[in-house]
RNA sequence: GCUGAUAAGGGCAAACCCGCUGAAAGGCGGGGACGCAAAGCCACCGGUCUACGGGAUAUUCCUAAGAUAGCGGGGUUGCCAGAA
Numbered sequence: 001g002c003u004g005a006u007a008a009g010g011g012c013a014a015a016c017c018c019g020c021u022g023a024a025a026g027g028c029g030g031g032g033a034c035g036c037a038a039a040g041c042c043a044c045c046g047g048u049c050u051a052c053g054g055g056a057u058a059u060u061c062c063u064a065a066g067a068u069a070g071c072g073g074g075g076u077u078g079c080c081a082g083a084a
Stems, first nucleotide, its partner, number of pairs: 002082003011036002016031006034070001040076003044073003047068004053063004
């Protein structure tokens, strides 16, 4: 470097509920486990979501910006085991 069938020690934690926070998407803490071998970390590329604010041909649409790493790609670090 490749692979994740088995084993050991472990790790993380979807939905949902409670609290805090945010305009929202969402985030954080507690409970809880659907899953995960990077479900550790990074918004660089594509996607998706939100739209306080800004804009327009205005009750809808666009957007600065934000969010998502558990949407995919990429970057980076790393435990155990296996094969060559």